[in-house]
RNA sequence: UCGUGCUAGACGGGGAGCUAGCGGUGCCCUGUACCUGCAAUCCGCUACAGCAGGGUUGAAUUCCUGCCCGAGGACCCCAACAUGGCCCCUACCGACGUCAAGUGGUGUUGAAGCUUGGGUCCCGCGCGGCGAGCCACCGUGAACUCCGUCAGGUCCGAUAGGAAGCAGCGGUAAGCGGGCGGUCUCGGGUGACGCGGGAGUGCCUGGGCUGAGCUGGCUAGCGGCGGCAAGCUCAUGGCGAGGCUCGACGGCAGGUGCACGA
Numbered sequence: 001u002c003g004u005g006c007u008a009g010a011c012g013g014g015g016a017g018c019u020a021g022c023g024g025u026g027c028c029c030u031g032u033a034c035c036u037g038c039a040a041u042c043c044g045c046u047a048c049a050g051c052a053g054g055g056u057u058g059a060a061u062u063c064c065u066g067c068c069c070g071a072g073g074a075c076c077c078c079a080a081c082a083u084g085g086c087c088c089c090u091a092c093c094g095a096c097g098u099c100a101a102g103u104g105g106u107g108u109u110g111a112a113g114c115u116u117g118g119g120u121c122c123c124g125c126g127c128g129g130c131g132a133g134c135c136a137c138c139g140u141g142a143a144c145u146c147c148g149u150c151a152g153g154u155c156c157g158a159u160a161g162g163a164a165g166c167a168g169c170g171g172u173a174a175g176c177g178g179g180c181g182g183u184c185u186c187g188g189g190u191g192a193c194g195c196g197g198g199a200g201u202g203c204c205u206g207g208g209c210u211g212a213g214c215u216g217g218c219u220a221g222c223g224g225c226g227g228c229a230a231g232c233u234c235a236u237g238g239c240g241a242g243g244c245u246c247g248a249c250g251g252c253a254g255g256u257g258c259a260c261g262a
Base pairs, nucleotide, nucleotide: 001262002261003260004259005258006257009057010056011055012030013029014028015027020046021045022044023043024042034054035053036052037051038050063255064254065253066252067251068250072246073245075243076242078240081237082236083235084234085233089231090230092227093226094225096223097222098221101219102218103217104215105214106213113209114208115207116206117205118204119203120202121198122197123196124195125194126193127191128190130187131186132185133184135182137178138177139176140175146171147170148169149168154163155162156161
């Protein structure tokens, strides 16, 4: 170096996802690559690789390692766009609070502050007014069963005289009506009233001390709240650019046995 027979290996790989992790089924990419059974409410394993059984090839175009290229996938960021949302942000609108820069008002005919009175407020008493009731008072008021006086008439009596008593007249009881002014009692959506006590937060007002601010209408600033759906806001989607990561196919370089015979 050649031939024969073997063995390791190979007969697809990768991404996302799942998973404690890995491999597989399912999805996607690559592109052609043995067969059978199992597997998403999963299947198998704890390892060079899914588990079980069978088959082909086999030391190189086919196996292994490194580099390059790079389909495709994951993540991050950016630009334009679309859709939707909310007040997280910005803008706009509304009401509120705060501040006192500007402006306005007010203030040496005295601000703010301090102090001392009065009123407003509450309780009690009194006075007045109003209203109601009772009484005093006035009028009226009984066919008989109220009073007085009782013509006429009646009764008793020999007479003198006596008795009851209608009408009338006068009066009165209950009742009815009035009741200005008056006494007493009671009441209130009662008072430019009086006295005493209390409370003193606010408001009004008087006196004293002191001597320059006070106020917050408008604008600006700040704070949170509500509305609106505009945005350099939030979320989602596809597309495009960039970064990073995994990486199929392909290319290049290197590496890899055993036995026998010539």